[in-house]
RNA sequence: GCUCGUUUAGCUCAGUUGGUUAGAGCAAUUGAUUUACAUUCAAUAGGCCGUAGGUUCGAGUCCUACAAUGAGCACCA
Numbered sequence: 001g002c003u004c005g006u007u008u009a010g011c012u013c014a015g016u017u018g019g020u021u022a023g024a025g026c027a028a029u030u031g032a033u034u035u036a037c038a039u040u041c042a043a044u045a046g047g048c049c050g051u052a053g054g055u056u057c058g059a060g061u062c063c064u065a066c067a068a069u070g071a072g073c074a075c076c077a
Base pairs, nucleotide, nucleotide: 001073002072003071004070005069006068007067010026011025012024013023019057028044029043030042031041032040050066051065052064053063054062
């Protein structure tokens, strides 16, 4: 340099054919339980869906560019 994949909550990941309000587990916070801790139970909070544009009545989902990251290939006199 070229090709392909990935980017969604603090972490690991789902998300159907584009459709009205974006989810799970773990973690965190609060409460209950306990002498206390742990465990268990209940609740709460946590998201500009990588960035910027575009298409559309409507975009996490489709298109373009860029960025980050991973793999493969090529080059390296």
This is a predicted structure of a 77-nucleotide RNA (transfer RNA) from an uncultured Flavobacteriia bacterium.
The prediction has a mean pLDDT of 81.
Rfam family: tRNA.